[in-house]
């Protein structure tokens, strides 16, 4: 330099054009003599940046950034 994949709460992942959810963690409560476990609840995201398409974009397109993997051979 080229190709492929990924980027979404603190962490791990869903959502493939129509209200951004689940689990763990955190916090509050119930239970318990107390803790753990268990159960119920609450909060936490402008979906890596910018632009475009669309009535509507996490999702499609363009261009950057970051991370991971492969090639750096033949013609």
């Nucleotide at each position: 330099g080229c190709c492929c994949g990924a980027g979404u709460g603190g962490c791990g992942c869903a959502a493939u054009g129509g209200c951004a959810g689940c689990g763990c963690a955190a916090c509050c409560g119930a239970u318990u003599u107390g803790u753990a476990a268990u159960c119920g609840g609450u909060a936490g995201g402008u979906u890596g940046a910018g632009g475009g398409u669309u009535c509507g974009a996490a999702u499609c397109c363009c261009c950057c950034c970051u991370c991971g993997g492969g090639c750096u051979c033949c013609a």

This is a predicted structure of a 75-nucleotide RNA (transfer RNA) from a Dehalococcoidia bacterium. Its Rfam family is "tRNA". About the family: Transfer RNA (tRNA) molecules are approximately 80 nucleotides in length. Its family is annotated with triplet codon-amino acid adaptor activity in the Gene Ontology. The same sequence occurs in records of 2 taxa. The sequence is in RNAcentral, with records from ENA and MGnify.